This is a predicted structure of a 346-nucleotide part of an RNA (small-subunit ribosomal RNA, central domain) from an uncultured bacterium. Its Rfam family is "Bacterial small subunit ribosomal RNA". Its mean pLDDT, the model's own confidence on a scale to 100, is 88.

Context: one part of a larger RNA
């Protein structure tokens, strides 16, 4: 570099949203940029390619035609694509009417456990383990009862479910707030997809301020074990982990599959909603799964939730180590993150 590819061989960006650009529905007329045809100039010569001639042939030379796939001008054509322009409704919104969920967001509230406290009861252990000891306990521990206090987590429902654009979201109630979906087809009338740059969001560890701190538990110390044990285990136990306010911007951010359209047998399960019903179910719509026709793929699989058949747009890949490392640049309190070679080896 490509008529190549991107679930697992390198390769889908963490996820939106939205500029630029890119692509873009039916209809009717106009113009002629874009596209096709005519013609005219020019595209220097040499050099190519073909015909035909000198050198005895060739190489070489001469000559005549082509080609010179571009440009300019100029007359037409007008399906396509573009421009302006009138209309449409099936793409997209809207309005209304129903409904649905752990979506968000703020306040309140509740029980179980679990630790502490005090007060009773009671008396020698108790905890822990493969065995043990370190630990706790007569200053009365472990049990057990009352009653208080605190801070986290929400058991059964519960699921193979649901909801969110990802991340994620689960104890109850109210607040304010987004979405989805069905169903009417009244409204807009192409308002549409996609989207480098930007910009928001983004688990967990981590930072920073200030609270908070039961339980867990990095680091730590002790007790085993062991040849050793800087580990598994078992006593403890700071950070943290919780809560409000700024940073961090990574993750096997996985489905390891970018969006978004429209084609393409079926079968069966579950979630909302609508019709219908002989009340058993049927049909439709949007989803969530599970088996498979065709077709796809090295294969394992995928299979209307494609990894199938096709357009559009937008990220990425180009051997393996070196290396996601050096430099440099931006970002950041840092910790780093983000962009990202190369010598050299094999």
């Nucleotide at each position: 570099u490509u008529g190549g590819g991107u679930u697992u061989a390198a390769a889908g960006g963490g996820u939106g949203c939205g500029u630029a650009g890119g692509c873009g529905g039916u209809u009717a007329a106009a113009c002629a940029a874009g596209u096709c045809a005519g013609u005219g100039g020019u595209g220097a010569a040499a050099g190519u390619c073909u015909g035909c001639g000198g050198c005895u042939c060739a190489a070489c030379c001469g000559u005549a035609g082509a080609a010179u796939u571009g440009c300019c001008a100029u007359u037409g054509a007008u399906a396509c694509u573009g421009u302006a322009u009138a209309a449409c409704u099936u793409g997209a919104g809207u309005a209304c009417a129903g409904u649905c969920g752990a979506c968000g967001u703020a306040a309140u509230u509740g029980g179980a456990a679990u630790a502490c406290g005090u007060a009773g009861u009671g008396u020698a252990g108790c905890g822990g383990u493969g065995a043990a000891a370190u630990g706790c306990a007569u200053a009365g521990a472990u049990a057990u009862u009352a009653c208080g206090u605190a801070g986290a987590a929400c058991a059964c429902c519960g699921a193979u479910a649901g909801c969110g654009a990802a991340g994620g979201c689960a104890g109850a109630u109210u607040u304010c707030g987004a979405g989805g979906c069905u169903g009417u087809a009244a409204c807009u009338g192409a308002c549409g997809c996609u989207g480098a740059g930007g910009c928001a969001c983004g688990a967990a560890a981590g930072c920073g301020u200030g609270g908070g701190g039961a339980g867990c538990g990095a680091a730590c110390a002790g007790g085993a074990u062991u040849a050793g044990a800087u580990a598994c285990c078992c006593u403890g136990g700071u950070a943290g982990u919780c809560c409000a306010c700024g940073c961090u911007g990574u993750a096997a951010a996985c489905g390891a599959u970018g969006g978004u359209u429209a084609u393409u047998a079926g079968a069966u399960g579950u979630u909302c909603g609508u019709u219908u019903u002989u009340c058993g179910g049927a049909a439709u719509g949007a989803g969530c799964g599970u088996c498979c026709a065709a077709g796809c793929g090295a294969a394992a699989g995928c299979g209307a939730u494609a990894a199938a058949u096709a357009a559009c747009c937008c990220a990425c890949c180009u051997g393996g180590g070196g290396a996601g490392u050096a430099c440099g640049u931006u970002c950041g309190c840092a910790a780093g993150a983000a962009u990202g070679a190369a010598a050299c080896u094999c």